[in-house]
Context: one part of a larger RNA
RNA sequence: UCAUUGUUAAGGAACUCUGCAAAAUGACCCCGUAACUUUGGGAGAAGGGGUGCCAACGAGAGUUGGUCACAGAAAAGAGGCCCAAGCAACUGUUUAGCAAAAACACAGGUCUCUGCGAAAUCGAAAGAUGACGUAUAGGGGCUGACGCCUGCCCAGUGCUGGAAGGUUAAGGGGAAGUGUUAGGAGCAAUCCGAAGCACAGAACUUAAGCCCCAGUGAACGGCGGCCGUAACUAUAACGGUCCUAAGGUAGCGAAAUUCCUUGUCGGGUAAGUUCCGACCCGCACGAAUGGCGUAAUGAUUUGGGCGCUGUCUCAACAGUGAACUCG
Numbered sequence: 001u002c003a004u005u006g007u008u009a010a011g012g013a014a015c016u017c018u019g020c021a022a023a024a025u026g027a028c029c030c031c032g033u034a035a036c037u038u039u040g041g042g043a044g045a046a047g048g049g050g051u052g053c054c055a056a057c058g059a060g061a062g063u064u065g066g067u068c069a070c071a072g073a074a075a076a077g078a079g080g081c082c083c084a085a086g087c088a089a090c091u092g093u094u095u096a097g098c099a100a101a102a103a104c105a106c107a108g109g110u111c112u113c114u115g116c117g118a119a120a121u122c123g124a125a126a127g128a129u130g131a132c133g134u135a136u137a138g139g140g141g142c143u144g145a146c147g148c149c150u151g152c153c154c155a156g157u158g159c160u161g162g163a164a165g166g167u168u169a170a171g172g173g174g175a176a177g178u179g180u181u182a183g184g185a186g187c188a189a190u191c192c193g194a195a196g197c198a199c200a201g202a203a204c205u206u207a208a209g210c211c212c213c214a215g216u217g218a219a220c221g222g223c224g225g226c227c228g229u230a231a232c233u234a235u236a237a238c239g240g241u242c243c244u245a246a247g248g249u250a251g252c253g254a255a256a257u258u259c260c261u262u263g264u265c266g267g268g269u270a271a272g273u274u275c276c277g278a279c280c281c282g283c284a285c286g287a288a289u290g291g292c293g294u295a296a297u298g299a300u301u302u303g304g305g306c307g308c309u310g311u312c313u314c315a316a317c318a319g320u321g322a323a324c325u326c327g
Stems, first nucleotide, its partner, number of pairs: 001322008010313002014311001019308001027051005036041001038145001052067006068072001080306007087298002092104002108143007120129003146293004151223003156220002158216005165211003171205002177199004183192003224242005251285001252282001263279005
């Protein structure tokens, strides 16, 4: 010096990103136990008291008396607690080897597909799973206990339905045309040219789809601007105007979302960029990409307090194992 362990005056979180680490609590019996609550919980809440040995009595629990120690759960092992808030209902799952969480899952909700040789999935196929199931079943998507709720927009995109019209493939169809040449014309060059065989191919016919017409948001998604106005001022219940498919309802709101921002006010502190309660001017919340609450739960995150302590003021001493020196 390193690792590890023990003790420490006075103070007691002043340490620090953070009480990280350590200390403290700890068993059993008795008393006692709040808000809140889904009436189960919360709860071992919190907070107190007791505990040895001997004798008598008693069925026992125990009661009474006596007695020793600094100390009787005599050693070891054995919850720290409380208040408030965020998130997630919960138990569970996860990045084998830096993340255990607010992420995933979940019961519940809802939409959608599927009538059975089901849909879906694997497989060139046979076949198999689904399922030896049958819509109270099975697949897929979203949401995520529970409570109160879930507003407006179908213009775009998607999906579902419709079929009058437009467009539209191969196929069908075969008009006009082209090549070739028996033949014909011509002095010749060359021209014309039937049938056949080839090439090429117009009209017409023709499905879904698309265009089109409707529906549909717990489908993908979206949910305005400007100007004026009240008898102080300020503000604008009110009015005007432009645009839109429709202009954000309830609830919440400087929030896991707020840039300006340490917003402003209140609380807590002697002092508080964090925290809690309000306000609303929401840069840029908002209703199953769910909104707002919520008891219980959490090795979760944030703020505060009690207890407790070498975390610190500020370090000291001691033990063990190394390092180092000698052998």
The part of an RNA shown here (large-subunit ribosomal RNA, domain IV) has 327 nucleotides and comes from a Lachnospiraceae bacterium. Model confidence (mean pLDDT): 88 of 100. Its Rfam family is "Bacterial large subunit ribosomal RNA". RNAcentral holds the full RNA, with entries from ENA. Lineage of the source: Bacteria > Bacillati > Clostridia > Lachnospirales > Lachnospiraceae.